[in-house]
RNA sequence: GCUUGAAAAGGGCAAACCCGUCGAAAGGCGGGGACGCAAAAUCACCGGUCUAAAGGGUUGAGUCACACUCAAUGACAGCGGGAUUGCCAGG
Numbered sequence: 001g002c003u004u005g006a007a008a009a010g011g012g013c014a015a016a017c018c019c020g021u022c023g024a025a026a027g028g029c030g031g032g033g034a035c036g037c038a039a040a041a042u043c044a045c046c047g048g049u050c051u052a053a054a055g056g057g058u059u060g061a062g063u064c065a066c067a068c069u070c071a072a073u074g075a076c077a078g079c080g081g082g083a084u085u086g087c088c089a090g091g
Stems, first nucleotide, its partner, number of pairs: 002091004012037002017032006035078001041084003045081003048076003055070004060066001
């Protein structure tokens, strides 16, 4: 450097759900909690998924409001791929 994760050591992370908090929402963060995880570490580059505040469009009836709709500039790295870094043990 490449490769493997059956066992071991030291350990690590933490789904659902609950509470608090931020957010329009998706979701984030903190605490509790463990379904799982050898990259469940980091990065939205590609595909995908979620959301739609602001904005555009449509209908009623001229405006507003409301409703419907379009669409990330918002998210998800624990959806897949990719990039970067990394613990222990074996080859």
This is a predicted structure of a 91-nucleotide RNA (c-di-GMP-I riboswitch aptamer) from Propionivibrio limicola. It was read from a public genome assembly, where an Rfam model found it. The prediction has a mean pLDDT of 85. It matches the Rfam family "c-di-GMP-I riboswitch aptamer". Its family is annotated with cyclic-di-GMP binding in the Gene Ontology. Rfam describes the family as follows. GEMM was predicted in a large-scale screen for bacterial structured RNA regulatory elements. Genes associated with GEMM are involved in a diverse array of functions, including chemotaxis regulation, signal transduction, secretion and chitin.